A computed fold for a 131-nucleotide RNA from a Bacillota bacterium, annotated as FMN riboswitch aptamer (RFN element). Its Rfam family is "FMN riboswitch aptamer (RFN element)". A reference for the family is Gelfand et al. (1999), "A conserved RNA structure element involved in the regulation of bacterial riboflavin synthesis genes", Trends Genet. Of the family's consensus pairs, 100% are formed in the model. Model confidence (mean pLDDT): 80 of 100. The organism belongs to Bacillota, within Bacteria.

RNA sequence: AACGAUCUCCAGGGCAGGGUGCGAUUCCCGACCGGCGGUGAUGCCUCCCAGCGAGGACGAGCCCGCGAGCCGAUGGCAGACAAGGUGUGAUUCCUUGGCCGACAGUACAGUCUGGAUGGAAGGAGAACGGG
Numbered sequence: 001a002a003c004g005a006u007c008u009c010c011a012g013g014g015c016a017g018g019g020u021g022c023g024a025u026u027c028c029c030g031a032c033c034g035g036c037g038g039u040g041a042u043g044c045c046u047c048c049c050a051g052c053g054a055g056g057a058c059g060a061g062c063c064c065g066c067g068a069g070c071c072g073a074u075g076g077c078a079g080a081c082a083a084g085g086u087g088u089g090a091u092u093c094c095u096u097g098g099c100c101g102a103c104a105g106u107a108c109a110g111u112c113u114g115g116a117u118g119g120a121a122g123g124a125g126a127a128c129g130g131g
Base pairs, nucleotide, nucleotide: 003129004128006126007125008124009123010122017029018028019027031111032110033101034100035066036065037064038063044056045055046054047053048051061099062098069077070076071075081097082096083095084094085093103114104113105112
């Protein structure tokens, strides 16, 4: 150091402006947002033995998984991307145009209110054991 078990802390953003209507942040025009882990060419930074080199930071809502949630509950369900460009290499970069978003309430909600001063993927740390 790995690893084990204990505890603590942290852990989600978003309808401007307008239309209709008795009434809508729910409909219509339009606006806005993107949890956690993995992967992640080039470029960037550092190092050196200077190479098709090594290491590092950043880096995906729609690639692979997870989460809350939901249901008929030892189980099950659970969203969405194409085209073009560069390149040895990209569904991750760049450009363009798209698409998606639990449950309950309510004029039909990704964005309001509520369950929730909750839970949690996971992240960080403390002390103990451990050669």